RNA sequence: CAAGGCGGCUGGGCGGUCGCUGUUCCGGCUUCGUGCCGGGAUAGAGGAAAGUCCGAGCUUCGCCGGACAGGAUGCCCGCUAACGGCGGGGCGGGGCGACCCGACGGAAAGCGCCACAGAAACAGACCGCUCGCUACGCGCGAGUAAGGGUGAAAAGGCGAGGUAAGAGCUCACCGCUCCGCUGGCAACAGCCGGAGGUCCAGGCAAGCCCCAUCCGAAGCAAGGCCGAAUAGAGGGAGCUACGGGUGUCCGGACCAUCCCUGGGUUGGCCGCUAGAGGCUGUCGGCAACGGCAGUCCCAGAUAGAUGAUCGCCGUCCGCUGUCGCGGAUACAGAACUCGGCUUACAGGCUGCCUUGGUUU
RNA sequence: GGGCCGCUAGCUCAACAGGUAGAGCAGCUGACUCUUAAUCAGCCGGUUCUGGGUUCGAGUCCCAGGCGGCUCA
Numbered sequence: 001c002a003a004g005g006c007g008g009c010u011g012g013g014c015g016g017u018c019g020c021u022g023u024u025c026c027g028g029c030u031u032c033g034u035g036c037c038g039g040g041a042u043a044g045a046g047g048a049a050a051g052u053c054c055g056a057g058c059u060u061c062g063c064c065g066g067a068c069a070g071g072a073u074g075c076c077c078g079c080u081a082a083c084g085g086c087g088g089g090g091c092g093g094g095g096c097g098a099c100c101c102g103a104c105g106g107a108a109a110g111c112g113c114c115a116c117a118g119a120a121a122c123a124g125a126c127c128g129c130u131c132g133c134u135a136c137g138c139g140c141g142a143g144u145a146a147g148g149g150u151g152a153a154a155a156g157g158c159g160a161g162g163u164a165a166g167a168g169c170u171c172a173c174c175g176c177u178c179c180g181c182u183g184g185c186a187a188c189a190g191c192c193g194g195a196g197g198u199c200c201a202g203g204c205a206a207g208c209c210c211c212a213u214c215c216g217a218a219g220c221a222a223g224g225c226c227g228a229a230u231a232g233a234g235g236g237a238g239c240u241a242c243g244g245g246u247g248u249c250c251g252g253a254c255c256a257u258c259c260c261u262g263g264g265u266u267g268g269c270c271g272c273u274a275g276a277g278g279c280u281g282u283c284g285g286c287a288a289c290g291g292c293a294g295u296c297c298c299a300g301a302u303a304g305a306u307g308a309u310c311g312c313c314g315u316c317c318g319c320u321g322u323c324g325c326g327g328a329u330a331c332a333g334a335a336c337u338c339g340g341c342u343u344a345c346a347g348g349c350u351g352c353c354u355u356g357g358u359u360u
Numbered sequence: 361g362g363g364c365c366g367c368u369a370g371c372u373c374a375a376c377a378g379g380u381a382g383a384g385c386a387g388c389u390g391a392c393u394c395u396u397a398a399u400c401a402g403c404c405g406g407u408u409c410u411g412g413g414u415u416c417g418a419g420u421c422c423c424a425g426g427c428g429g430c431u432c433a
Base pairs, nucleotide, nucleotide: 001356002355003354004353005352006351007350008349009348010347012313013312014311015310016309017308018307020044021043022042023041024040025039026038027037028036029035046331050342051341053340054339055338056337057336058219059218060217061216063252064251065250066249067248068247070215071214072213073212074211075089076088077087078086079085090104091102092101093100094099105210106209110208111207112204113203114202126148127147128144129143130142131141132140133139156174157173159171160170161169175199176196177195178194179193180191181190182189183188223270224269225268226267233261234260235259236258237257243255244254277296278295279294280293281292282291283290284289314329315328316327317326318325319324361432362431363430364429365428366427367426370385371384372383373382379416387403388402389401390400391399409425410424411423412422413421
């Protein structure tokens, strides 16, 4: 210098004018209700506020226990409130490399499927090879998975021995399975260690299923209070063993009601934002993360505020001989709150590493 | 704001437990008719919403996204 790999940060800036929402202060009015009017101060979207894909907090379903069904996860260890997330490691695959990817338990528990082709798709004789019989016609029977052919997939590989021809039939080597030893918390790895030729049999579990672990259900339109409205309207179950968590069932104790339909009201307050909170420093840990100390308070709307406009500057594009002129300025926008994942995103800044070339 | 479903030809719908995507209507051509309609014969028409993955093979199974619909005070 070129080409790449892995991260981190940022997401236009300054000022004027007029508004909107919250909090708070002052003055006035008051039917006294923080109700109305006027003025001041102050705060006011995001890295994803998004998709709602996971996990929790919180609330209600009255309580406790159990079984089945259903769902989720799936190499090991750790982190965490929890997780399907994250960190580290193992194994497999890709790349020259930095590095990247992996739904990565079980197919000798059982069931199912494997189209077409092929003789046969999980157990097999179509061609071939060998032997026997022979009415001699490659006709019939037997043996054979070494060779051909089909297919995505066809009985460990290769060599030698062996045989009528063959075959783990036997043997050597390689692979595979199991056991032992060593290292490691473990997954797993290593071994001049041992055993196994019954190496008993292919693939699919993102088909059913089995094993292990976890999960009660619903969601802030949850739920609670006040006010207003209205007719306690119609129907059903039950009154001693039926009903009372929202998949089904059972047991225990407890309660006296429970369910459906129709109608009315659609105003206010709480929940609601101080939190598994942010920032800085330090200590422990490879890291995810955790401990301690200091410091800060940081949107809460309810048809839904966070805007409009002007000037200057920044960035990009076009025109142009500079000046200058014109246009554009990403993705997107809180709605109970957090931890993640995923998806969208103009541009800019920056750290570490790899490969190749050149120079010293 | 929360929850739940569905996307297949121009339209309405099929496709058993994964094995060459079909039917009706519509459209086009021809026949019949003086002409049209009806009828008959034939034809055309699909990236199965998009992108990945599992599998030999995906409309079907899994994941992510897009669009549309229903529902809850």

Two RNAs folded together computationally: RNase P RNA and transfer RNA, 433 nucleotides in total. Its mean pLDDT, the model's own confidence on a scale to 100, is 78. Rfam match: Bacterial RNase P class A. By type it is a ribozyme.